[in-house]
Predicted 3D model of a 74-nucleotide RNA (transfer RNA) from a Candidatus Woesearchaeota archaeon. Model confidence (mean pLDDT): 83 of 100. The organism belongs to Candidatus Woesearchaeota, within Archaea. RNAcentral holds the sequence, with entries from ENA. Rfam family: tRNA. Gene Ontology term of the family: triplet codon-amino acid adaptor activity. Rfam classes the family as a transfer RNA.
RNA sequence: GGGGCUGUAGUAUAACCUGGCUAGAAUAACUGGCUCCAGACCAGUGGAUCUGGGUUCAAAUCCCAGCAGCCCCA
Numbered sequence: 001g002g003g004g005c006u007g008u009a010g011u012a013u014a015a016c017c018u019g020g021c022u023a024g025a026a027u028a029a030c031u032g033g034c035u036c037c038a039g040a041c042c043a044g045u046g047g048a049u050c051u052g053g054g055u056u057c058a059a060a061u062c063c064c065a066g067c068a069g070c071c072c073c074a
């Protein structure tokens, strides 16, 4: 320098191919219950689509560019 794959809560993930349900569930965090206290357990709360642009009535999803990580070629 060229090519491919990936990027979603703190963490690891579903939805993407085939555009439309309030972006879901787990775990961690926090609050409450339970307990002498803590853990476990039960209930609840808040938190995310890598960035910018485009297409569209509508984009996590399609298109373009960029950024980051991994792999291959040179």
Stems, first nucleotide, its partner, number of pairs: 001073007010027002013024001020057001029045005050066005